RNA sequence: CACCAAAGCGGCGAUGGAGUCCGCCGUCAACCGCCUCGAUAGUCGGUCGAGGCUGAUGACUCCUACUUGGGA
Numbered sequence: 001c002a003c004c005a006a007a008g009c010g011g012c013g014a015u016g017g018a019g020u021c022c023g024c025c026g027u028c029a030a031c032c033g034c035c036u037c038g039a040u041a042g043u044c045g046g047u048c049g050a051g052g053c054u055g056a057u058g059a060c061u062c063c064u065a066c067u068u069g070g071g072a
Base pairs, nucleotide, nucleotide: 009026010025011024012023013022016063017062018061019060020059021058033053034052035051036050037049038048039047040046
């Protein structure tokens, strides 16, 4: 110096916040939703454009925002 492992720490898991748990990553990383059509491309993927759809969770709970119905 490189590689590997453990512990600690930090970050991340398609729209906000918190708790708990789970998973992933170590800054050249994890992560940045899905469907249809067109373009690029030999094809797929990727990238770009257009149209459409679900969800404030990775999971559970609570709060907030949004939406629907009922009551005062």
The RNA shown here (Fluoride riboswitch aptamer (crcB RNA motif)) has 72 nucleotides and comes from an uncultured Blastocatellia bacterium.